[in-house]
RNA sequence: UCGCGGGAGAGAUCGCAAUGCACGCCAGCCGCCGAGCUGGCCCCACAGCGAUCGCCGAAGGCGCAACGACCCGGAAACGCUCAGGCACCCGGACCGUGA
Numbered sequence: 001u002c003g004c005g006g007g008a009g010a011g012a013u014c015g016c017a018a019u020g021c022a023c024g025c026c027a028g029c030c031g032c033c034g035a036g037c038u039g040g041c042c043c044c045a046c047a048g049c050g051a052u053c054g055c056c057g058a059a060g061g062c063g064c065a066a067c068g069a070c071c072c073g074g075a076a077a078c079g080c081u082c083a084g085g086c087a088c089c090c091g092g093a094c095c096g097u098g099a
Stems, first nucleotide, its partner, number of pairs: 001099006011053006019045002024041006030034001054086003060082001061080003067073002
């Protein structure tokens, strides 16, 4: 470096779109007046997009104690949370194993 196996944390609300849609509501229809038909709305589900607020640390990045040659250098699984992430998948420090 590559293959294989393992591998943590943290999400709610609102809006929009699509799909499905029991009950309910509204409107319409009928040589049939119904436990009828048609359409619409509400509600519910959801992981596509957006917004708000919140949260996580284990890609990467940044910070530093001892110490030193001291305006500087200087570690981490510590701290920050810029980046990244907060259903699954993916990713993933790191661990094991093979080459």